[in-house]
RNA sequence: UUCUUAUCAAGAGAGGUUGAGGGAUUGGCCCAAAGACGCCUCAGCAACCUUCAAUGGUUUUAUUCAUUGAAAAGGUGCUAAGUCCAGCAAGUUAUGGUGAUAACUUGGGAGAUAAGAA
Numbered sequence: 001u002u003c004u005u006a007u008c009a010a011g012a013g014a015g016g017u018u019g020a021g022g023g024a025u026u027g028g029c030c031c032a033a034a035g036a037c038g039c040c041u042c043a044g045c046a047a048c049c050u051u052c053a054a055u056g057g058u059u060u061u062a063u064u065c066a067u068u069g070a071a072a073a074g075g076u077g078c079u080a081a082g083u084c085c086a087g088c089a090a091g092u093u094a095u096g097g098u099g100a101u102a103a104c105u106u107g108g109g110a111g112a113u114a115a116g117a118a
Stems, first nucleotide, its partner, number of pairs: 001118008013042005021031003025087004043079003048075002050071008083110001088107008
């Protein structure tokens, strides 16, 4: 870097440092000299990897799979806003009168994170 699978409406911030942009991309809308973003330290959240228990399935057994619950030492991740919202397609409703606009729903795309593989 690519592929596969799972998740993305919950949760969790202080101090120091730096100094102008940041929120992936486009549009919107936000954050930011009352100091954002980034980096460092400490703290926290969560439970993907991990461990344990119960129940059920499979197997002659060992094992293994699924669901639920519990734990948090370690590997990651995360700690503004739903992935901040939308983008593409379909549908419903309203306005309206054939061109659209708005709201909502579903699916998709893109992205993020984890685990595995190449």
Predicted 3D model of a 118-nucleotide RNA (SAM riboswitch aptamer (S box leader)) from a Bacillota bacterium. The sequence was found by an Rfam model in a public genome assembly. Lineage of the source: Bacteria > Bacillati > Bacillota. Its mean pLDDT, the model's own confidence on a scale to 100, is 81.